[in-house]
Context: one part of a larger RNA
Molecule: large-subunit ribosomal RNA, domain IV
Organism: Thermodesulfobacteriota bacterium
RNA sequence: CCCUGGUUAAGGAACUCGGCAAUCUAGCCCCGUAACUUCGGGAGAAGGGGUGCCUUUGCCGGUUGCACGGAUUUACUCCGUGAGGCCAGAAAAGGUCGCAGUGAAAUGGGGGUUGCGACUGUUUAACAAAAACACAGGACUCUGCAAACUCAUUCGAGGAUGUAUAGGGUCUGACGCCUGCCCGGUGCCGGAAGGUCAUGGGGAGAGGUCAUGGGGUAACCCAGAAGCUUCGAACUUAAGCCCCGGUAAACGGCGGCCGUAACUAUAACGGUCCUAAGGUAGCGAAAUUCCUUGUCGGGUAAGUUCCGACCUGCACGAAUGGCGUAACGAUCAUCCCCGCUGUCUCGACCAGGGACUCA
Repeated sequence: CCCUGGUUAAGGAACUCGGCAAUCUAGCCCCGUAACUUCGGGAGAAGGGGUGCCUUUGCCGGUUGCACGGAUUUACUCCGUGAGGCCAGAAAAGGUCGCAGUGAAAUGGGGGUUGCGACUGUUUAACAAAAACACAGGACUCUGCAAACUCAUUCGAGGAUGUAUAGGGUCUGACGCCUGCCCGGUGCCGGAAGGUCAUGGGGAGAGGUCAUGGGGUAACCCAGAAGCUUCGAACUUAAGCCCCGGUAAACGGCGGCCGUAACUAUAACGGUCCUAAGGUAGCGAAAUUCCUUGUCGGGUAAGUUCCGACCUGCACGAAUGGCGUAACGAUCAUCCCCGCUGUCUCGACCAGGGACUCA
C1' cells in the first nucleotide's frame, strides 16, 4: 500500500453525475395516524409510550378430577355447577439492579412532488429487469364446419372430440372522461354496362411443295388440281386492370398570404390562393422546444436540474390512442425535506488476511 471487518473528537452530504457505499431504523403490546381514494385502501402512514427480575392481588381460558344438583329412554346415560391439582395467558400494585431490560442474534429509515407504466407477472443463461414484453378490458376483420388458419410432396395432423357467448389474425392496453375532419392516393370490400386482355375456338386470305399442261435443243422458265404443310384477318372467350361506389379503432393525411377595433398592441371580423380535408376536445419549453439556462412565480444565501404557470407547439394531439387517475414499482426516472452517518472537511487507530523482507 491492497482486501475484509471494527472504532472515531467537532461538523453532518460541505463528498459525488447521483447520499454510490455505509450508518440510522427494527421484534411484540398500547395510544395515535393526513392528503387523496376505484371506499378495498393509503397504513406498520407519520408520531409517541411500554418492555428485565422479585413479591402480592384478583381475573380470563384450557385440562383433569371428585362432589353435588337436575333430566329421562334407568344407562359403563345425558346436562349443569363447583372445591382441589396441572398448563398457558394477560393485567394491576409494590419492590429491586444496571449506562442500557426485543440488554446477544435475527429483526422496516421516514416524508413530500413530478414523469412513465394501471396492477401480480415476463425478458437480453454470461455487461441492460426497464418506461420494453405480457396482461384483464376495448375495437376491427376473417371463419357456417370437410370452418378460417397453420404444418406437410402426399396421406394426414393441429384448430377441436370445439361450432359464431366459438376459433384465427391485426391494433390498442385496468378504470374514468373521450376518441373530431378527410375516401383524392394506397389497400380492402361490393358492382357489373362499356374499354383492354392471356389461352382456346374460328378461319377470310396468303405462302411452300407438286401430278399435269405450256415454252425451250438443253439447263431451265411460266401456270398449277388434289394431298401434305406453313402463316393467318374478322368474330368469339375468364379473372385482373381501367371504370362506378363504399370503407380510416384500414395504410395514411389534417395549409398559405394580406388587411381590419376610440393610445399602442392584438385581431372576434373580412379578402384571396390552394386542398381530399385543412388539427376539434384535451394537453403543451413536455421522455416531444432548435433558438433556450425562453419569460414569470415558488423553493435556495446562491438553482442550466425540479415544481406551478404562460403559449411564440423549430417538429403534441385523439385505439402508431388523447387527457386524467387511487393502488402498485427489488435498484424505473427527477427534484426536495427530516433523521442518520468516515461520503466528505481529513485524517487517525485497531483486528485478521495479502503484498514486502528473511529462511